[in-house]
Model confidence (mean pLDDT): 81 of 100. This is a predicted structure of an 82-nucleotide RNA (transfer RNA) from an uncultured Bacilli bacterium. Its Rfam family is "tRNA". The family's RNA type in Rfam is transfer RNA.

RNA sequence: GGGCCCAUGGCGGAAUUGGCAGACGCGUUAGACUUAGGAUCUAAUGGGGCAACCCGUGCAAGUUCAAGUCUUGUUGGGCCCA
Numbered sequence: 001g002g003g004c005c006c007a008u009g010g011c012g013g014a015a016u017u018g019g020c021a022g023a024c025g026c027g028u029u030a031g032a033c034u035u036a037g038g039a040u041c042u043a044a045u046g047g048g049g050c051a052a053c054c055c056g057u058g059c060a061a062g063u064u065c066a067a068g069u070c071u072u073g074u075u076g077g078g079c080c081c082a
Base pairs, nucleotide, nucleotide: 001081002080003079004078005077006076007075010026011025012024019065027045028044029043030042031041032040046055047054048053058074059073060072061071062070
């Protein structure tokens, strides 16, 4: 220098053909149980904000009614070739 793959919550990790982003698990919070804790059970849980609302798939653009998904550029990581 060239090619391929990966990047999504606090963590792991899904998302079929472009159609409710975050299923499921862990964790966390509250409650039940307990003398107390652990375990178990129930409920909630992306971030900010008192709220209305705003933001969110590495970053920046593009296509589209609609993008995690398609296209281009770019950053970081991994593998291969030279």